[in-house]
Context: one part of a larger RNA
RNA sequence: GAACGUACGCUGGCGGCACGCCUUAUACAUGCAAGUCGAACGCAGUAGCAAUACUGAGUGGCAAACGGGUGAGUAUAAUGUGGGUAUCUGCCUUUUGGUUUGGAAUAACACGAGGAAACUUGUGCUAAUACCGAAUAAGCCUUCACAGGGAAAGUUUUAACGCCGAAAGAUGAGCCCGCACUUGAUUAGUUUGUUGGUGAGGUAAUGGCUCACCAAGACAAUUAUCAAUAGCUGGUCUGAGAGGACGAUCAGCCACAUUGGGACUGAGACACGGCCCAGACUCCUACGGGAGGCAGCAGUAAGGAAUCUUGCACAAUGGGGGAAACCCUGAUGCAGCGAUGCCGCGUGAGUGAAGAAGGCCCUUGGGUUGUAAAACUCUUUCGUCGGGGAAGAAAAUGACUGUACCCGAAUAAGAAGGUCCGGCUAACUUCGUGCCAGCAGCCGCGGUAAUACGAAGGGACCUAGCGUAGUUC
Numbered sequence: 001g002a003a004c005g006u007a008c009g010c011u012g013g014c015g016g017c018a019c020g021c022c023u024u025a026u027a028c029a030u031g032c033a034a035g036u037c038g039a040a041c042g043c044a045g046u047a048g049c050a051a052u053a054c055u056g057a058g059u060g061g062c063a064a065a066c067g068g069g070u071g072a073g074u075a076u077a078a079u080g081u082g083g084g085u086a087u088c089u090g091c092c093u094u095u096u097g098g099u100u101u102g103g104a105a106u107a108a109c110a111c112g113a114g115g116a117a118a119c120u121u122g123u124g125c126u127a128a129u130a131c132c133g134a135a136u137a138a139g140c141c142u143u144c145a146c147a148g149g150g151a152a153a154g155u156u157u158u159a160a161c162g163c164c165g166a167a168a169g170a171u172g173a174g175c176c177c178g179c180a181c182u183u184g185a186u187u188a189g190u191u192u193g194u195u196g197g198u199g200a201g202g203u204a205a206u207g208g209c210u211c212a213c214c215a216a217g218a219c220a221a222u223u224a225u226c227a228a229u230a231g232c233u234g235g236u237c238u239g240a241g242a243g244g245a246c247g248a249u250c251a252g253c254c255a256c257a258u259u260g261g262g263a264c265u266g267a268g269a270c271a272c273g274g275c276c277c278a279g280a281c282u283c284c285u286a287c288g289g290g291a292g293g294c295a296g297c298a299g300u301a302a303g304g305a306a307u308c309u310u311g312c313a314c315a316a317u318g319g320g321g322g323a324a325a326c327c328c329u330g331a332u333g334c335a336g337c338g339a340u341g342c343c344g345c346g347u348g349a350g351u352g353a354a355g356a357a358g359g360c361c362c363u364u365g366g367g368u369u370g371u372a373a374a375a376c377u378c379u380u381u382c383g384u385c386g387g388g389g390a391a392g393a394a395a396a397u398g399a400c401u402g403u404a405c406c407c408g409a410a411u412a413a414g415a416a417g418g419u420c421c422g423g424c425u426a427a428c429u430u431c432g433u434g435c436c437a438g439c440a441g442c443c444g445c446g447g448u449a450a451u452a453c454g455a456a457g458g459g460a461c462c463u464a465g466c467g468u469a470g471u472u473c
Base pairs, nucleotide, nucleotide: 001473002472003471004470006469007468008467009466010465013345014344015343016342017341018340019338020337021303026301027300028299030298031297032296035062036061037060040059041058043056044055045054046053047052069256070255071254079180080179081178082177083176084175085174087173088172092169093168094167095166096165097164098163099162100134101133102132103131109124110123111122112121113120114119140149141148142147154161155160182228183227184226189219190218191217194216195215196214197213198212199211200210201209231253232252233251234250235246236245237244238243258279259278260277261276262275281292282291283290284289309335311334312333313332317331318329319328320327321326348378349377350376351375358369359368360367361366382414384409385408386407387406388405392400417462418461419460420459421458422443423442424441428457429456430455431454432453438445439444
């Protein structure tokens, strides 16, 4: 000098764009954040004479593995980059072949029972694109071969949407390998599923991934192991560069979801707002037993130098469901708060010497504040008031919002501070104080004439900011 997710002190007019718990991965009141489909299905209710329409809980389908948060763990099973394949891939696209025929249940519901509740349970009834057979098999799977195995679902407004098998693509993912990737030797040896082989199991798939047997290997001063610290990257800051430091916001990847463990469902999870078990904690209880998980958005308490509204809307973009209408969406779009930062604008302009008054200094002549003010002339940005009024939206649909912007009106009117002035370092005098009170980044000032303390006048610098503290280069 530059920078900051900054904080503190004094001060504070406006706008645009950004950013805003870095500390306790601490505990959380309350509300919302994932639903949707009646063109899969039966039932109940409401309206209606009926046809039918709507509503409700339930069976069923798809989604809930995305989106959103956080950085605890992780020094490598991560990440970055470049390769590889022994693999899977719902929805989507293309192609191809099918969609035949039967059956038994069950929720809802009805009537009961138990329980404080959460909820559980008995009997009976019923439907399906829920479940289970039989048939068929182009291609598919198993197999050296022979041979064997295995599928489907309908709806309705008759025009579509579906369903099953197979092939290919696209997308997404899994796994493997090379290289790169912090500090410490006051950590030098580490390892027994350890290293390799054979066989088997397991997986979508390779593999000590697991197991049996066999061999005794494998890694290490080119730093193994251990310890400490840490999410990684694109990038950010600084610097002429080389480097150094960092990894907020935005984007990609990874990991986690009260702590630990486990699997289920599914194309995909070992699943933040799913399940089970155990622990800690909180709450309810009729003491028998139950309920919960904000590192989602707001918000609360605590911690802290310190970090926002329990807002509006699905109008746009995107996502889920649906044939669609539409519904849901604290993603997102916006608004609110904060000078936290960057950028822009304003707080007036011109003329104006009697160099006014007042202040300060004074050698008492004057000097300075100072064209500064007053006064005269002018302007009206921003703000205020009144009127008009978009784009963002494809036919309709605008939260923002009567917003941006435009026109008009009134009045210089509503809008300047902070730090410093001994040297470094731009800027000096008077008074007060008297090694006191105090200042100070370093050198150092102050003990009676202090340009260094305090005040005043004057001045310097920056300016809606200025200074201080901290950190990095």